[in-house]
Molecule: FMN riboswitch aptamer (RFN element)
Organism: uncultured Micrococcales bacterium
RNA sequence: GUGCACUUCGGGGUCAGUGAAAAUCUGAGCCGGCGGUUACAGCCCGCGACCCGACGAGCCAAAGCAAAAGGCGCAAGCCCGAGCCUGGUUCGGCGGUUGAUUUUGGUGAAAUUCCAGAGCCGACGGUUAAAGUCCGGAUGGGAGAAGUUGCAG
Numbered sequence: 001g002u003g004c005a006c007u008u009c010g011g012g013g014u015c016a017g018u019g020a021a022a023a024u025c026u027g028a029g030c031c032g033g034c035g036g037u038u039a040c041a042g043c044c045c046g047c048g049a050c051c052c053g054a055c056g057a058g059c060c061a062a063a064g065c066a067a068a069a070g071g072c073g074c075a076a077g078c079c080c081g082a083g084c085c086u087g088g089u090u091c092g093g094c095g096g097u098u099g100a101u102u103u104u105g106g107u108g109a110a111a112u113u114c115c116a117g118a119g120c121c122g123a124c125g126g127u128u129a130a131a132g133u134c135c136g137g138a139u140g141g142g143a144g145a146a147g148u149u150g151c152a153g
Base pairs, nucleotide, nucleotide: 002152003151004150005148006147007146008145009144014028015027016026017025029133030132031122032121033047034046035045036044042120043119051096052095053094055092056091057090058089059088060087061086064084065083070079071078072077102118103117104116105115106114124136125135126134
């Protein structure tokens, strides 16, 4: 130094006006996950989060179908019921989807990353009125970061 295991950490941001009602409109502000990149990145490359899909596994539900054994019946047949099918849900890896023209000038060996100017973007559900900023899923998940001892080679 590498792999495995474990521990801790792992997202920021508002005021005013109008109004019956807005932290949602209007005006003016404010914010920017993780890794990479010759030098620091919301808008360069990739990842995560949200959402969608088929698949696999688990769980739940009720309608239908239903094996063997067993039970009931004189019999026809009925009961029971693994399982099948359908739907829902959780988890898993995989695939898809997923925002910003960023731009002008400067410094420099090197910056779409720094400095100066200008511009742009922001999941889903909720709400007396439309949300990056409020509330919620979320005391969740998470890219990853730091560390510890043990094991392995």